Predicted 3D model of RNase P RNA and transfer RNA as a complex of 425 nucleotides.
Rfam match: Bacterial RNase P class A. Rfam classes the family as a ribozyme.
Model confidence (mean pLDDT): 76 of 100.
RNA sequence: ACAGUUGGACGGUCUGUCGCUUGCCUUCAGGGGCAAGAGGAAAGUCCGGGCAACACAGAGCAAUCCCACUUCCUAACAGAAAGCUGCUGGCGACGGUGGAGUAACGCAGAAGAAAACAACCGCUCCUCUCGGGGAGUAAGGGUGAGAAGGUGAGGUAAGAGCUCACCAGGUGCCGGGCGAUCGGCAUGCUGUGCGUCUUGGGAGUUGCAAGUUCAUGUAUACCGGCGCUUGAGGGCUGCUCGUCCGAGCCGGAGGGUAGAACGCUGGAGUCCGUUGGCAACAGCGGAUGUAGAUAGAUGACAGACGCCCCCCAGGGGUACAGAACCCGGCUUACAGGCCAACUGUUUCU
RNA sequence: GCGGAAGUAGCUCAGUCGGUAGAGCACUAGCCUUCCAAGCUGGGGGUCGCGGGUUCGAACCCCGUCUUCCGCUCCA
Numbered sequence: 001a002c003a004g005u006u007g008g009a010c011g012g013u014c015u016g017u018c019g020c021u022u023g024c025c026u027u028c029a030g031g032g033g034c035a036a037g038a039g040g041a042a043a044g045u046c047c048g049g050g051c052a053a054c055a056c057a058g059a060g061c062a063a064u065c066c067c068a069c070u071u072c073c074u075a076a077c078a079g080a081a082a083g084c085u086g087c088u089g090g091c092g093a094c095g096g097u098g099g100a101g102u103a104a105c106g107c108a109g110a111a112g113a114a115a116a117c118a119a120c121c122g123c124u125c126c127u128c129u130c131g132g133g134g135a136g137u138a139a140g141g142g143u144g145a146g147a148a149g150g151u152g153a154g155g156u157a158a159g160a161g162c163u164c165a166c167c168a169g170g171u172g173c174c175g176g177g178c179g180a181u182c183g184g185c186a187u188g189c190u191g192u193g194c195g196u197c198u199u200g201g202g203a204g205u206u207g208c209a210a211g212u213u214c215a216u217g218u219a220u221a222c223c224g225g226c227g228c229u230u231g232a233g234g235g236c237u238g239c240u241c242g243u244c245c246g247a248g249c250c251g252g253a254g255g256g257u258a259g260a261a262c263g264c265u266g267g268a269g270u271c272c273g274u275u276g277g278c279a280a281c282a283g284c285g286g287a288u289g290u291a292g293a294u295a296g297a298u299g300a301c302a303g304a305c306g307c308c309c310c311c312c313a314g315g316g317g318u319a320c321a322g323a324a325c326c327c328g329g330c331u332u333a334c335a336g337g338c339c340a341a342c343u344g345u346u347u348c349u
Numbered sequence: 350g351c352g353g354a355a356g357u358a359g360c361u362c363a364g365u366c367g368g369u370a371g372a373g374c375a376c377u378a379g380c381c382u383u384c385c386a387a388g389c390u391g392g393g394g395g396u397c398g399c400g401g402g403u404u405c406g407a408a409c410c411c412c413g414u415c416u417u418c419c420g421c422u423c424c425a
Base pairs, nucleotide, nucleotide: 001345002344003343004342005341006340007339008338010336012305013304014303015302016301017300018299020037021036022035023034024033025032026031039320043331044330046329047328048327049326050325051207052206053205054204058241059240060239061238064203065202066201067200068199069083070082071081073079084099085098086097087096088095089094100198101197104196105195106194107193108192120141121140122137123136124135125134126133127132149167150166151165152164153163154162168190169189170187171186172185173184174183175182176181211262212261213260214259222252223251224250225249226248233245234244235243236242255424256423269288270287271286272285273284274283275282276281306318307317308316309315310314350421351420352419353418354417355416356415359374360373361372362371368405376392377391378390379389380388398414399413400412401411402410
């Protein structure tokens, strides 16, 4: 210099005119003045919490859903941090993806002899006889995602962890580590995938159109079903028991209202410094006050600057996108450039 | 704003504890008929919304994304 990896931060600025929302001040009133006014994702609504309403006396049984390597962080999480490990992409920095258990049970289309009680061809032995029959055999063939862990040697009638060496995995013991796990030794224990299942942990339901208050206004018209102490229906999560309430309940179809206030933004807040920690993060100190609408404000026009492209006259472009109860994450969209650490190649010293 | 459902042939829908994608209507060819309709026989037509992942194998399971539809105020 070029190409790249990981992480972080940014993602326009200024002026004028007109206009909008909220708050404050002012005016008898009309009105006037001042201040503040979108994001890193405000998005998707995929997780987790706060908050609110409702539910929650009790016993027994059964089920559903979610999570799953380890340690740690957090209000919590399916998130983050630091690690362990299988497979895999890259020369490399580094990236992608999976990881509770397998005792028991079930399934595996087509192909193939056979999908776990394996003999089609082949090989070996025996037998009768030239065609078969019996037995042994998983070395070889072909099928398949998967064929009885793999390679080699010994061994054998031929073969086989049958025996041995090495390699991959499992189990046991010892040692290191908080732990996942790693190293050593011993042990012939070893088919693939999925599901049921087992173990451990967790889950009440509904979402600010939750919910609270005030105002306005109306007809529980009418129809159907069940029931009125011989108990409909409801509560106690699904069932059973038990227990309590109980004269209405359910569905259809109508009537009225279409307003206001609270919830609503000060909260696991933001920024800076410092201490502890590899880090996520936590403690302490200081500073700061920063949208709150309800058909929904945050805009339009003009000019200047910055940046990029075409090209050097000038012209064009400036991403994704728009709060709706609030937070912590994840995911997705995003023109463009910036910073830090690291990797590869080439050149120079 | 909050919650839920669906996307499969031209149309309406089946198919989901994963194993060759189907039905009806429509289209098309033949038969039947003097001709048409109906009827009978045969045929064609599918990136299962899109993109990834798990798996030997995905319409089906998981993740992301796009589109469409539905429900949700208060009083009695």